[in-house]
Context: one part of a larger RNA
RNA sequence: UUGGGCGUAAAGCAUCUGUAGGUGGCUUUUCAAGUCCACCGUCAAAUCCUAGGGCUCAACCCUAGACAGGCGGUGGAAACUACCAAGCUGGAGCAUGGUAGGGGCAGAGGGAAUUUCUGGUGGAAUGGUGAAAUGCAUUGAGAUCGGAAAGAACACCAAUAGCGAAAGCACUCUGUUGGGCCGACACUGACACUGAGAGAUGAAAGCUAAGGCAGCAAAUGGGAUUAAAGACCCCCAGUAGUCCUAGCCGUAAACGAUGGAUACUAGAUGUUGUGCGACUCGACCCGUGCAGUGCUGUAGCUAACGCAUGAAGUAUCCCGCCUAGGGAGUACGUUCGCAAGAAUGAAACUC
Numbered sequence: 001u002u003g004g005g006c007g008u009a010a011a012g013c014a015u016c017u018g019u020a021g022g023u024g025g026c027u028u029u030u031c032a033a034g035u036c037c038a039c040c041g042u043c044a045a046a047u048c049c050u051a052g053g054g055c056u057c058a059a060c061c062c063u064a065g066a067c068a069g070g071c072g073g074u075g076g077a078a079a080c081u082a083c084c085a086a087g088c089u090g091g092a093g094c095a096u097g098g099u100a101g102g103g104g105c106a107g108a109g110g111g112a113a114u115u116u117c118u119g120g121u122g123g124a125a126u127g128g129u130g131a132a133a134u135g136c137a138u139u140g141a142g143a144u145c146g147g148a149a150a151g152a153a154c155a156c157c158a159a160u161a162g163c164g165a166a167a168g169c170a171c172u173c174u175g176u177u178g179g180g181c182c183g184a185c186a187c188u189g190a191c192a193c194u195g196a197g198a199g200a201u202g203a204a205a206g207c208u209a210a211g212g213c214a215g216c217a218a219a220u221g222g223g224a225u226u227a228a229a230g231a232c233c234c235c236c237a238g239u240a241g242u243c244c245u246a247g248c249c250g251u252a253a254a255c256g257a258u259g260g261a262u263a264c265u266a267g268a269u270g271u272u273g274u275g276c277g278a279c280u281c282g283a284c285c286c287g288u289g290c291a292g293u294g295c296u297g298u299a300g301c302u303a304a305c306g307c308a309u310g311a312a313g314u315a316u317c318c319c320g321c322c323u324a325g326g327g328a329g330u331a332c333g334u335u336c337g338c339a340a341g342a343a344u345g346a347a348a349c350u351c
Base pairs, nucleotide, nucleotide: 004322005321006320007305008304012319014201015200016199017198021194022193023192025088026087027086028085033081034080035077036076037075038074039073040072041071042070043069049065050064051063052062053061054060091191092188093187096183097182098181099180103177104176105175106174107173108172109171110154114150115149116148117147118146119145120144121143126135162169163168206248207247208246209245211243215242216241220237221236222235223234259318260317261316262315263314264313267296269294270293271292272291273290274289275288276287277286300307301306325350326349333344334343335342336341
């Protein structure tokens, strides 16, 4: 291994593209490699097993014999797999007519709010809290009315809604570009699925260089609280950062804690996109198909919770991963990285 598993007990790579490999639709033909049948040869003796016998029994020894199986050869079979040749259209793809969308990138424009500056009015507080104080204010604050500037984010619509491989994506308009879904049926004719290595993308934080800095805000300073407070929480300030450009990093409870593909297996009820039928002046309503997205529920499954046509059901194919807890995602080595670190990844010992 035969013969276990991976939603929550250990275990699905963060996500995709794709090489090798593995697996692969329907019909007919060839061939006989795999497969099956028959026969032959061989697989020393001893050992093992079975039957019988000898040592008083046994161990031990002697005689005989296989079953099953391996390898080689010869002759056959041709259903299945592989091969050869020809074809098919249902899988897949291209073309075509529509269509929905916060999918991506770039550019332009907008209003509310906040803060700052400036001008007017006005004259003592304001701010903050459980209560206060630090703070700010007669060099005129806070309040209110004008003007200007800056940066960041886009209220309502908004949804159990939509799009994207995932990360993620929302003010409006324009340009450009990727993918999906539906319909009809014209074309190619298995071109498919998965995918070790490999490559690409990958929130936030962090790093490098040049900008930007309104608000918020690690660190830091101060005020409180407290027996103490170097802390949580509260308050006043506030730097990195948050923003942009070009690179790096490559990690998250990167979650549906659920890998991908295909087929099948009761329903009820919402919703999104797009067809069809019937009715109708028309829009609805009603019935129905495909593709998504919810909720509920039968069979079945599950340790239970629960899942239940988008399965955790019934099957097939391919990949990844797990094997008691701690030590430990540590040490060492290697690769990558500017660094921070990331990836790979033990053992002693202990229970």
Record summary:
RNAcentral holds the full RNA, with entries from SILVA. Small-subunit ribosomal RNA, central domain from Oryza meyeriana var. granulata, 351 nucleotides, folded computationally. Lineage of the source: Eukaryota > Tracheophyta > Petrosaviidae > Poaceae > Oryza meyeriana. It matches the Rfam family "Bacterial small subunit ribosomal RNA". Model confidence (mean pLDDT): 84 of 100.